[in-house]
RNA sequence: CUGCGAGAGAGAUCAAUUUAAAGGCUUUUUUAAAUUGACGCCGAAGGAGCAACCCCCCCGGAAACUCUCAGGCAAAAGGAUCGCAG
Repeated sequence: CUGCGAGAGAGAUCAAUUUAAAGGCUUUUUUAAAUUGACGCCGAAGGAGCAACCCCCCCGGAAACUCUCAGGCAAAAGGAUCGCAG
């Protein structure tokens, strides 16, 4: 690195627009998805910061801690890490 298995946390939030389907029948309802905005949250992709520690002349390396830019907040997908095989 690849394959298989396990794998957490947090609003299925609100508003608007678009698309599709169904009912209704020419104008509105319901469901799902996408985009934008708002408020509230999560930390285990990534990123950044400090640090035990390592090295020690200097320079550096360094977390599952911290931050939340990114990412995520039903399912799906993703997912640090762990186990097995190559």
The RNA shown here (Glycine riboswitch aptamer) has 86 nucleotides and comes from a marine eukaryotic metagenome. Its Rfam family is "Glycine riboswitch aptamer". Its family is annotated with glycine biosynthetic process in the Gene Ontology. The model forms 90% of the base pairs in the Rfam consensus. The sequence is in RNAcentral, with records from MGnify. The coordinates come from a structure-prediction model, not an experiment, and the mean pLDDT is 79.